[in-house]
RNA sequence: UCUCUGGAGACGCCCGUAUACCGGGGGCCGAAGGUGCAACAUACGGAUCGUAUGAAUCUCUCAGGCAACAGGACAGAGA
Repeated sequence: UCUCUGGAGACGCCCGUAUACCGGGGGCCGAAGGUGCAACAUACGGAUCGUAUGAAUCUCUCAGGCAACAGGACAGAGA
């Protein structure tokens, strides 16, 4: 990387229409992607300090999503 399996949350809201998976409005969710970083670690410096860098399912909700289907972080198995 590919295949198979498992895989959560949140309005089947309101208005319009061509009755729709479209347009508008309000509410809500975090597990594609993206933003942010306390402690700690590392590096540098003029060194009880300062600067820089580094994670997530935490945080924000830009994107995405809120019946089913699909998608889906992550986990397991196989090639």
Molecule: Glycine riboswitch aptamer
Organism: pig gut metagenome